A computed fold for a 75-nucleotide RNA from Stenomitos sp., annotated as transfer RNA.
Taxonomically the source falls in Stenomitos (Bacteria, Bacillati, Cyanobacteriota, Leptolyngbyales).
The same sequence occurs in records of 4 taxa.
It matches the Rfam family "tRNA". Its family is annotated with triplet codon-amino acid adaptor activity in the Gene Ontology.
RNA sequence: GCCCUUGUAGCCCAAUAGGAAGAAGGCGCUUCCCUCAGAAGGAAGAGGUUACUGGUUCGAGUCCAGUCAGGGGCA
Numbered sequence: 001g002c003c004c005u006u007g008u009a010g011c012c013c014a015a016u017a018g019g020a021a022g023a024a025g026g027c028g029c030u031u032c033c034c035u036c037a038g039a040a041g042g043a044a045g046a047g048g049u050u051a052c053u054g055g056u057u058c059g060a061g062u063c064c065a066g067u068c069a070g071g072g073g074c075a
Base pairs, nucleotide, nucleotide: 001074002073003072004071005070006069007068010027011026012025019058029045030044031043032042033041051067052066053065054064055063
């Protein structure tokens, strides 16, 4: 330098022939219940510019182009 692949919440990870309102879930976090207190258990809740910038489209996490970052391959 070229090619492939990955990037979604603090961490892990779904959603693949594009379809709303509202991106599902686990761990963790907050509050409450329970307890003498804690752990475990139960209930509720908060937390997201889907890496960034553009494009296509009525509509993009999903398709296209570029950039950045991680991993792999070739030279």